The RNA shown here (SAM riboswitch aptamer (S box leader)) has 97 nucleotides and comes from Aneurinibacillus danicus. Model confidence (mean pLDDT): 80 of 100. It was read from a public genome assembly, where an Rfam model found it.
[in-house]
RNA sequence: UUCUUAUCCAGAGAGACGGAGGGACUGGCCCGAUGAAGUCUCGGCAACCUAAUGCGGUUAGGUGCCAAUUCCAGAGAGCAAUGCUCAAAGAUGAGGA
Numbered sequence: 001u002u003c004u005u006a007u008c009c010a011g012a013g014a015g016a017c018g019g020a021g022g023g024a025c026u027g028g029c030c031c032g033a034u035g036a037a038g039u040c041u042c043g044g045c046a047a048c049c050u051a052a053u054g055c056g057g058u059u060a061g062g063u064g065c066c067a068a069u070u071c072c073a074g075a076g077a078g079c080a081a082u083g084c085u086c087a088a089a090g091a092u093g094a095g096g097a
Base pairs, nucleotide, nucleotide: 001097002096003095004094005093006092007091008090013042014041015040016039017038021031022030023029025074026073027072028071043066044065045064047063048062049061050060051059052058053057070089076086077085078084079083
């Protein structure tokens, strides 16, 4: 990088550096000098995997995450329709190549 699979309406802070952007893409709508992205430190949340334990649970470790339903809608299909559902796309974990 790619394939498969599970989950995605919950949950989670502060400091330092940094300086204007960010929320995957498009359109909205939001967040941002009361300081964005990013990096570091401590902390936290708890989805997956591993180990210990008789099980629940707990502990430790490996990733992950800590604005808003994956912020909403969109690319397709179904239902008579507002709309709903499923897909598609995206993110994360695990396994294979």

Lineage of the source: Bacteria > Bacillota > Caryophanales > Paenibacillaceae > Aneurinibacillus.